[in-house]
Context: one part of a larger RNA
Molecule: small-subunit ribosomal RNA, central domain
Organism: uncultured bacterium
RNA sequence: CUGGGCGUAAAGAGAUCGUAGGUGGCUUAUCAAGUCGGAUGUGAAAUCCCGGGGCUCAACCCCGGAACUGCAUUCGAUACUGGUAGGCUAGAGUUCGGGAGGGGGAUGCGGAAUUCCGCGUGUAGCAGUGAAAUGCGUAGAUAUGCGGAGGAACACCAGAGGCGAAGGCGGCAUCCUGGACCGAUACUGACACUGAGGAUCGAAAGCGUGGGUAGCAAACAGGAUUAGAUACCCUGGUAGUCCACGCCCUAAACGAUGACAACUAGCCGUUGCGGGUAUCGACCCCUGCAGUGGCGCAGCUAACGCGUUAAGUUGUCCGCCUGGGGAGUACGGCCGCAAGGUUAAAACUC
Repeated sequence: CUGGGCGUAAAGAGAUCGUAGGUGGCUUAUCAAGUCGGAUGUGAAAUCCCGGGGCUCAACCCCGGAACUGCAUUCGAUACUGGUAGGCUAGAGUUCGGGAGGGGGAUGCGGAAUUCCGCGUGUAGCAGUGAAAUGCGUAGAUAUGCGGAGGAACACCAGAGGCGAAGGCGGCAUCCUGGACCGAUACUGACACUGAGGAUCGAAAGCGUGGGUAGCAAACAGGAUUAGAUACCCUGGUAGUCCACGCCCUAAACGAUGACAACUAGCCGUUGCGGGUAUCGACCCCUGCAGUGGCGCAGCUAACGCGUUAAGUUGUCCGCCUGGGGAGUACGGCCGCAAGGUUAAAACUC
C1' cells in the first nucleotide's frame, strides 16, 4: 500500500460552529471533460508467453508470432458522473399561530438550618468514640426563650421526568436572551451533508488581582489506634470551596457507542403538542408527530449483549487503531504566569 477494524479485546477527537476539500434530490436541453468503442501513429532490441529450429539433452542460442495492458492524434457513442442554460418541490430554510422546559445572562427577594454575638431562664456537665482522650464548660457551657449579624446551599415538589451541542442546569419574582417541538398556510428553490486546518465553549482541581468566608475542609497541629500509623477514627484548622475579572483546557469529559440520511416485526410505560371518540367536566379509548425508558422478532456479535434512540441492512464525510513494556515518556515545536497541556519517538526488552 491492498486490506481488516474502533460498546467491553488496540482504536470515536470532550463538544459545537465552520474554511478548504470530499459527497450530493427530481427533471429538460446542450457540451462531450471523465467514461465506452473504432481507426492511425508510436510503444527500440533483448526479456516474459506461444509455435518451430540448432548445439547428443538441458541451460544457452536462432527464427516466427503474440504481447508490450501505455501515450498521442482522429472519428464516433451519450446511459452514468461532470460543465453550461432552464424548470420542479419530496431535502433544507423562511412566515404565521400555539403550548412545554432546573437552556443561558443580570438584578432583587424569601424561608428552614448551621455558626457567631447580645440579653433572659437555668446548673454541672457538654461533646466525641468500638472504647477513650485531646477539646469546650463554674470567668456559667450544653439545653431553652427572644433579638441581631453573616455566608453558603435551596428540604418537600422530584419522576426510568424536563432542558441543553457537550461540560452541565433545581427556592421565588422581574428584565434580557438561545434552541427544540406541535399545528397551519404561503414563500425561497438544492440554498444540502460532512468537515483537514481554524474558531468558540468546556466539570473539578489549580493559577493571577481584588473582595468574601457561615458550614465543610487538602496541608498542618493535637488526641487515639498500632510493633510502627507521616493513615483509617476523634478534636481543632489554613488554602480552597463563594463573588468579580483574567488564565488554565484536563477527566471513567462514558452510552467507554463520531455526524447526517434511508430502510428493516412487535409489546409495555412516560414527557410535550395535535386529531378523533366520549363526557357536565377531568379521565378512559383510538390515532399522528417529536422526545425519553423497559422488553423483544429478524439480523448482528467472540461472548456479554445490541435490537426503529441498532452494536441490524446501506450510503457520504471526518477522526482514530495496527503486540506488551519502555511511554502518553524523552527531544524539538507550539501554548501557559506557573502547574503543566498538546503534538510525539527511539534504543533496549519480553